[in-house]
Molecule: Bacterial RNase P class A
Organism: Gammaproteobacteria bacterium
RNA sequence: AGAGCUGGCCAGGCAAUCGCUGUCCCGCAAGGGAUGGAGGAAAGUCCGGGCUCCACAGGGUAGGGCGCCAGGUAACGCCUGGGCGGCGCGAGCCGACGGAAAGUGCAACAGAAAGGAUACCGCCGAUGGCCCGCAAGGGCACAGGCAAGGGUGAAAUGGUGCGGUAAGAGCGCACCGCGCAGGUGGCAACACGCUGCGGCAUGGUAAACCCCGCCCGGAGCAAGGCCAAAUAGGGGCGCGACAGGUGUGACCCGCACUGCGCCCGGGUAGGCUGCUUGAGGGGAUUGGCGACAAUCCUCCCAGAUGAAUGAUUGUCCACGACAGAACCCGGCUUAUCGGCCAGCUCUUGCU
Numbered sequence: 001a002g003a004g005c006u007g008g009c010c011a012g013g014c015a016a017u018c019g020c021u022g023u024c025c026c027g028c029a030a031g032g033g034a035u036g037g038a039g040g041a042a043a044g045u046c047c048g049g050g051c052u053c054c055a056c057a058g059g060g061u062a063g064g065g066c067g068c069c070a071g072g073u074a075a076c077g078c079c080u081g082g083g084c085g086g087c088g089c090g091a092g093c094c095g096a097c098g099g100a101a102a103g104u105g106c107a108a109c110a111g112a113a114a115g116g117a118u119a120c121c122g123c124c125g126a127u128g129g130c131c132c133g134c135a136a137g138g139g140c141a142c143a144g145g146c147a148a149g150g151g152u153g154a155a156a157u158g159g160u161g162c163g164g165u166a167a168g169a170g171c172g173c174a175c176c177g178c179g180c181a182g183g184u185g186g187c188a189a190c191a192c193g194c195u196g197c198g199g200c201a202u203g204g205u206a207a208a209c210c211c212c213g214c215c216c217g218g219a220g221c222a223a224g225g226c227c228a229a230a231u232a233g234g235g236g237c238g239c240g241a242c243a244g245g246u247g248u249g250a251c252c253c254g255c256a257c258u259g260c261g262c263c264c265g266g267g268u269a270g271g272c273u274g275c276u277u278g279a280g281g282g283g284a285u286u287g288g289c290g291a292c293a294a295u296c297c298u299c300c301c302a303g304a305u306g307a308a309u310g311a312u313u314g315u316c317c318a319c320g321a322c323a324g325a326a327c328c329c330g331g332c333u334u335a336u337c338g339g340c341c342a343g344c345u346c347u348u349g350c351u
Stems, first nucleotide, its partner, number of pairs: 001347010012316007020037007039322001043333002046331005051220004063216005068082005083097001084095004098211002103209002105205002120150002122146003127143002129140004158176006177200001178198005183192003224273004234264006244258005280299008317320001
C1' cells in the first nucleotide's frame, strides 16, 4: 500500500421565523412565559418476562416447545466461555449438535445387490466332471469357488502394504481407523494408543413415527380499576287504591295523561385512571477470560387518544439511508446513504 475479519459508535450540523403537543408558572378569561418532545431498528409480532383479570390441592394423560457442556439472567428458543463437526492460507465464520448395538417405517432413478443382502462384466476352476495325450502335462468352463478389479448409486459392509491363495478374502501380520474396559487431564462436554482386549461385531435417515431428559394453565392495556347523563331500565320500603296525583281552568264538573314519594345498586354514552421512576440512563471502583454482578455518586430523558414531534428561509459539509412511539422491558430477525474508532489477519514492496 492492497485485500479482509471481529467488536463498538454516529445517523447531517448551526441560525432565524411560523406552527403542533405534554408539564409547570402567571392571568377572571383571551392569552403569555419557561421547559420536555421518536428509533437503532419505534418495524415483523417470532421468542422470553413484568403487570392485569380469570382458573388453580397434588399427580398423571393429551398437546406443544426445547435438546453438546458449563456459566449469565427476572426469564428465554437469548448471551458468554468451552467441546465436537464443517468451511477458510489466516484473522475468523457456520452448525435443530440427545438417542439409529428399544421397536416400526423409508430410500425415487440407476444397479446384480439398499441390510445382517448380492454377482451384471470380471477372476479362478486347486477339487469333481468332460476332451486330448503313452506320460509329464494341456484344453473346456459343466458343477463349483471369489468379491481383488470394472460398472451403478447420495450411500455398496473399514483403508494402505506385505504375506497367503487356484483365484481371493481380516484368512494371517504391521501401521492407520473402529469398538470395549481401565488409566491420565478436565466441574463437564470431551481429549490423549498411556495400557490391555476384540479382526471388526454397530451402514444411512429421528426438521419420519418413536424413545429419553427438561419446560409450558388461559386471555390480554379493547387487560383491569374508578366516576357516572337521560322522557332508557331494575330492586327495596312506605303510602294509596272504583281513590289519589299531574295538566287545563279563578273554582267545581268535565276532558287528557298517570300510581306517588323516598332509598339503593348495576350500567350505556361520556369522562378519569392504568401511563410511564424503570430488571432505567451515565460515571467510578471492585470481582470475573467473558456474558454479567456488587457498591458508591449522579441524572429524570415523549406519554398522545382523531392521536403532537412539522414547515419555510439562510448557511456549511462528506449532500444526508431505512424508517414514526401507543402498557412496559430483555432478545432474535428483517430494512438501512455515508462515515468514525479499536483490536486482529493475509499478500506485496522498502528499511